RNA sequence: GAAGUCGGUUAGGCAACCGCCGCGUGCUUCGGCACGGGGAGGAAAGUCCGGGCUCCGCAGAGCAGGAUGCCGGUUAACGACCGGGCACCGCAAGGUGACGGAAAGUGCAACAGAGAAUAGACCGCCGAUGGCCGCCUCGGGCAACCGAGGAGGAUCAGGCAAGGGUGAAACGGCGAGGUAAGAGCUCACCGCGGACGUGGUAACACGGACGGCACGGCAAACCCCAUCCGGAGCAAGGCCAAAUAGGGAAGCAUCAGGCGUGGCUCGCGCCGCUUCCGGGUAGGCUGCUUGAGCGUACUGGCAACAGUGCGCCUAGAGGAAUGGUUGCCCACGACAGAACCCGGCUUAUCGACCGGCUUCCCAC
RNA sequence: AGCGGGAUAGCGCAGUUGGCCGCACGCCAGAUUCAUACUCUGGAAGCCGGCGGUUCAAGCCCGCCUCCCGCCACCA
Repeated sequence: GAAGUCGGUUAGGCAACCGCCGCGUGCUUCGGCACGGGGAGGAAAGUCCGGGCUCCGCAGAGCAGGAUGCCGGUUAACGACCGGGCACCGCAAGGUGACGGAAAGUGCAACAGAGAAUAGACCGCCGAUGGCCGCCUCGGGCAACCGAGGAGGAUCAGGCAAGGGUGAAACGGCGAGGUAAGAGCUCACCGCGGACGUGGUAACACGGACGGCACGGCAAACCCCAUCCGGAGCAAGGCCAAAUAGGGAAGCAUCAGGCGUGGCUCGCGCCGCUUCCGGGUAGGCUGCUUGAGCGUACUGGCAACAGUGCGCCUAGAGGAAUGGUUGCCCACGACAGAACCCGGCUUAUCGACCGGCUUCCCAC
Repeated sequence: AGCGGGAUAGCGCAGUUGGCCGCACGCCAGAUUCAUACUCUGGAAGCCGGCGGUUCAAGCCCGCCUCCCGCCACCA
């Protein structure tokens, strides 16, 4: 210097004027006015997880249902984060992984193919053994023929699974021995299981007597195992005010029942409940923003994170504010707008800057 | 703001232990008729809203995104 990889910061800037929404102080003729100070985001989004808060009497038990799933840690909690293990990708820095169990059970595998999980035999190889066919030798017989032995042929019985072929997947791989041909049939190496030993908190790693090739795939199929989860949501909920017909119909039930914001059962509490048709009000206050808060220094920890000291206060509406005009500058400005609040994840996003590391090239 | 449901042929809908996606109407062609309708026969029309994953294989199982629809104040 180039290429790459990981992490972090930022999200046009400055000034003037006119507006909008809260807050504080002062004044007020109670309508407001003046001054001071504040006013969107890294995702405010999707609502996919988790928690706070609030109500359901307590938030109780069991079943059902749901979620998570290598190990250890962090945390209020999590499906998040950090560190480690294993597998895969990359020369590397580094990245990706729903990563428990298939020798608990049930189930699935279309088409093709001989055979698809109780394996199987289409082509092929063999046919040692038994049978068949003709030939040769020997013995018997006048001969037809009979008996014994030998080499050979075809492949009838049958043997095999090495090779071919089908398929996403073919029931360990490769080599040697062995054989009629073959085969874990035997052996070496690899793979698999593995008592035990060593290291590690653990996942796991290394070694490994011995076993014998039996146990292939799918659990984002049912399921099993372990852990966790009560339901609803600020239109939760609380207070004040106003108004009206405490109306009608249907259904369920009337104590072996119904209801209590949960699918069922139990427990506990209460005694009618559900739906529809009607009636009334659509006003105010609160919850509402000081919080698992932000910044900084130090300490502990590999890190996530925790602790201590100091400093700071940073939107709070309720038809819903954060805008407009002008001037200057530049690298010409993306995605996008709070609505109870936090921690994450995911998705959208023009760019700019900083730092760590890796590989290659050049110079010294 | 919050909470639920859906997207399959032109339209309305089915589609379960995952294995070549169906029905009715409509459309096209033929038959019938003087002609049209009815009727009969035959046919076309779908990358199952999009992207990614699991699996040999996805409309179906899982994740993310897009669009559409519904419910939701208080009092007696």
Two RNAs folded together computationally: RNase P RNA and transfer RNA, 440 nucleotides in total. Its mean pLDDT, the model's own confidence on a scale to 100, is 80. Rfam match: Bacterial RNase P class A. Rfam classes the family as a ribozyme.